[in-house]
RNA sequence: GUCUAUCUUCGGGGCAGGGUGAAAUUCCCGAUCGGCGGUAAUGAGAUGGAUUCUCUAAGCCGCGAGCCUGUAUGGGCAGGAUUUGGUGCGAUUCCAAAGCCGACAGUAUAGUCUGGAUGGGAGAAGAUGGAG
Numbered sequence: 001g002u003c004u005a006u007c008u009u010c011g012g013g014g015c016a017g018g019g020u021g022a023a024a025u026u027c028c029c030g031a032u033c034g035g036c037g038g039u040a041a042u043g044a045g046a047u048g049g050a051u052u053c054u055c056u057a058a059g060c061c062g063c064g065a066g067c068c069u070g071u072a073u074g075g076g077c078a079g080g081a082u083u084u085g086g087u088g089c090g091a092u093u094c095c096a097a098a099g100c101c102g103a104c105a106g107u108a109u110a111g112u113c114u115g116g117a118u119g120g121g122a123g124a125a126g127a128u129g130g131a132g
Stems, first nucleotide, its partner, number of pairs: 002131009017029003031112002033102002035063004043055004066077004082098005104115003
């Protein structure tokens, strides 16, 4: 270091200001946020240097939160979104620009408020034992 058992800890952010209205953080103008694993080219950083190491996707691939079912860690259902240009052999990941999306219940129509939730959780780190 690998596999495995048990346990511990950790594990989500966000409407300033304004308009209309009897009433809206829900509509309109505007503001603002981005879970986890993977991918990571000639990007960024580290190093004396490298073919080494680290970091980088809301939209790509997969997963999670909701609901149903089951003995079950299993199965099913619901629920979203990207283009253009640049560089290059190679990029939906780099650089530039523009645009786009966001479960369920409640309430004046909600990604951002309140609630289920002092819950669950993809997973991350660590401890101890075992295996080869």
Molecule: FMN riboswitch aptamer (RFN element)
Organism: Mesobacillus boroniphilus JCM 21738